[in-house]
């Protein structure tokens, strides 16, 4: 690096230390950052795997000892598809106004593609466990 599978709405320093300018995967946004970014150490959170405890056994529950992980914002939002709602636009049909017809205006119905917002599912990504 590839594949399988589970999870991703909660939680964790509002003055810890070193460090010095970047960071939030990518796109487009929007944010964080010298009132100090990344990274490392310490602290903390959680409980995926192992372990312990428990059981006749397994599972649930528990502990948090070991291996990871995580510690701004929902995985910060978004990217593809479907659906609900809304306001507007364009086309068509019908009706009304315009003395009739045309141009034009208004109303209703319908079609279309986009927009806003919401929901759902993918994709992508992250992490654990496993495979080869």
């Nucleotide at each position: 690096a590839u594949c399988u599978u589970a999870u991703c709405a909660a939680g964790a320093g509002c003055a810890g230390g070193u460090g010095g300018a970047g960071g939030g995967a990518c796109u487009a946004g929007c944010c964080c950052g010298a009132u100090g970014a990344a990274a490392c150490c310490c602290g903390g959170c959680a409980a995926c795997c192992g372990g312990c405890a428990g059981c006749a056994a397994u599972a649930u529950c528990g502990c948090a000892c070991g291996g990871u992980g995580c510690u701004a914002a929902u995985u910060c939002u978004u990217g593809c598809a479907g659906g609900a709602u809304g306001a507007a636009g364009u086309g068509a049909a019908u009706g009304c106004c315009g003395g009739g017809a045309c141009a034009g205006g208004c109303a209703u119905u319908u079609a279309c593609g986009g927009c806003a917002c919401c929901c759902u599912g993918a994709c992508a990504g992250a992490u654990g466990a496993g495979a080869g």